This is a predicted structure of a 476-nucleotide part of an RNA (small-subunit ribosomal RNA, 3' major domain) from a metagenome. RNAcentral holds the full RNA, with entries from SILVA. Its mean pLDDT, the model's own confidence on a scale to 100, is 84.
Context: one part of a larger RNA
RNA sequence: UGACGGGGGCCCGCACAAGCGGUGGAGCAUGUGGUUUAAUUCGAUGCAACGCGAAGAACCUUACCUACCCUUGACAUCCAUGGAACAUGGCAGAGAUGUUAUGGUGCCUUCGGGAACCAUGAGACAGGUGCUGCAUGGCUGUCGUCAGCUCGUGUCGUGAGAUGUUGGGUUAAGUCCCGUAACGAGCGCAACCCUUAUCUUUAGUUACCAGCAUUUCGGAUGGGGACUCUAAAGAGACUGCCGGUGUUGAACCGGAGGAAGGCGGGGACGAUGUCAAGUCAUCAUGGCCUUUGUGGGUAGGGCUACACACGUGCUACAAUGGUCUGAACAGAGGGAAGCCAAGCUGCGAAGUGGAGCAAAUCCCAGAAAACAGAUCGUAGUCCGAAUUGGAGUCUGCAACUCGACUCCAUGAAGUCGGAAUCGCUAGUAAUCGCAAAUCAGAAUGUUGCGGUGAAUACGUUCCCGGGCCUUGUACA
Numbered sequence: 001u002g003a004c005g006g007g008g009g010c011c012c013g014c015a016c017a018a019g020c021g022g023u024g025g026a027g028c029a030u031g032u033g034g035u036u037u038a039a040u041u042c043g044a045u046g047c048a049a050c051g052c053g054a055a056g057a058a059c060c061u062u063a064c065c066u067a068c069c070c071u072u073g074a075c076a077u078c079c080a081u082g083g084a085a086c087a088u089g090g091c092a093g094a095g096a097u098g099u100u101a102u103g104g105u106g107c108c109u110u111c112g113g114g115a116a117c118c119a120u121g122a123g124a125c126a127g128g129u130g131c132u133g134c135a136u137g138g139c140u141g142u143c144g145u146c147a148g149c150u151c152g153u154g155u156c157g158u159g160a161g162a163u164g165u166u167g168g169g170u171u172a173a174g175u176c177c178c179g180u181a182a183c184g185a186g187c188g189c190a191a192c193c194c195u196u197a198u199c200u201u202u203a204g205u206u207a208c209c210a211g212c213a214u215u216u217c218g219g220a221u222g223g224g225g226a227c228u229c230u231a232a233a234g235a236g237a238c239u240g241c242c243g244g245u246g247u248u249g250a251a252c253c254g255g256a257g258g259a260a261g262g263c264g265g266g267g268a269c270g271a272u273g274u275c276a277a278g279u280c281a282u283c284a285u286g287g288c289c290u291u292u293g294u295g296g297g298u299a300g301g302g303c304u305a306c307a308c309a310c311g312u313g314c315u316a317c318a319a320u321g322g323u324c325u326g327a328a329c330a331g332a333g334g335g336a337a338g339c340c341a342a343g344c345u346g347c348g349a350a351g352u353g354g355a356g357c358a359a360a361u362c363c364c365a366g367a368a369a370a371c372a373g374a375u376c377g378u379a380g381u382c383c384g385a386a387u388u389g390g391a392g393u394c395u396g397c398a399a400c401u402c403g404a405c406u407c408c409a410u411g412a413a414g415u416c417g418g419a420a421u422c423g424c425u426a427g428u429a430a431u432c433g434c435a436a437a438u439c440a441g442a443a444u445g446u447u448g449c450g451g452u453g454a455a456u457a458c459g460u461u462c463c464c465g466g467g468c469c470u471u472g473u474a475c476a
Stems, first nucleotide, its partner, number of pairs: 001476002003473003007470007015460002019424005026315008034306002042053002064301007073125001077124002079121005086103007107114002127290002130288003136284002138279003141275001143273001148187006154163003167178003193267004198235007208224002212222003238261001241255005317417001321376006333364003338357002343352003383414001388409007430452007
């Protein structure tokens, strides 16, 4: 000087407390451990691994296993020789591949040849998702959006170092003020950026419809430029104004006006560093290893196994509910090898059909909870849906291993969950549906979007994490 203390002081955070809803019990989905296996590819492992890499394993992917094949190689450059390239068919085979037949003779040319491509041969070399993240770059997590981390000059100390950065107030903040052997400065904080909340101007189609006509009653038509909206430019919030407190300070408390008030809400943004944290399997890369194989191709299998253990979720156990009927209301997205309307067929998944739309025009698209009425009457039930049998639909060469969905039948556990443990302070929790990426198909996951919409916070004694000052130390 740090680090640490079941030392002290001050302060903060859904840290506790006050509340609301969960997990832990059940069934299923998914990830992991373990076990099994020819293989169950690899990585991630307290917080900060475990619906994680994977925004989507039937083949492919795929890295694993088995079998069958290739050895200058699937891919790059160089050399020699030959042939245009390429297209079509037969036979063998699981296929890779092997064999054979037919068609085809192009472009440039100084006629030597050349360009592109293919085949054969020789070697230089290619190749490696092989090892090392403790050799590395890059990227990322984490403490932590915590308020800290430093420097120049000066001063003090023999020196390591100190000072500044401490102190008194204040703040979300090393934020600002005052004081001060310090005076300044940098990286962080804040602001500048995006979005949301209000208004004005400009603009008016594909959006809108107040008033006026028409109307097939649909902004549908004429029309309008008001309103909504869209999207560009502006305005607006700054403790600016008033009162009080305070040291005449910084600031705090209350008020006015205002759509908004003291950082208005949300996002992006992550200092010096810590964990030899994670990643050699995104990529790049040193070294090592491999070279008829640890490389390459193909088919089938596996990654989907299953006594079990754990994590994360979904669905429930019901009446604030289930079922049936009926005339409500979003936002944000996506669409051409795409989204697909009306109509018709089917109980349905779906099929048919083909209008419109590269979209404020058309389509996906029916929002669902809600609301109104009816029924059930506390039952393992008209709760719950697992499991199983049968019959189908769709995608796709192909759904056996191993897809999703539909219909009929079946109708398991489960009656609110031990110890323990998690999230959340407002348009939040809870609850309800919608969309997108990936994607042929395959979400209870993820990322967004809106609808309905709470309770509680006395407070900082305690648990956890963190910041500042101070003190002790057999630690560095």